RNAcentral holds the sequence, with entries from MGnify.
The RNA shown here (c-di-GMP-I riboswitch aptamer) has 86 nucleotides and comes from a soil metagenome.

RNA sequence: GACAAGGGCAAACCCGGCGAAAGCCGGUGACGCAAAGCUACCGAGGCUACCGCACGUCCGCGUGCCACGCCAGUCGAGCCGCCGAA
Repeated sequence: GACAAGGGCAAACCCGGCGAAAGCCGGUGACGCAAAGCUACCGAGGCUACCGCACGUCCGCGUGCCACGCCAGUCGAGCCGCCGAA
């Protein structure tokens, strides 16, 4: 980072599985992506709340708080990487 070349990845919906959930894995499928490759024990931001704590309770549970869980396709940062016009 180009009306280039060879390519790559794969959103949502749906199906199957794991998980309390967020979400993840696989299939399908392409919304898009010049890093939509990797890193969550780099910083920020966001999501969930099993467990735990507090309160309430019709004793079934409800509400609030909380990552040790999750998001790399939220941003920044680090590392690796194809091509070679302006």

The prediction has a mean pLDDT of 88.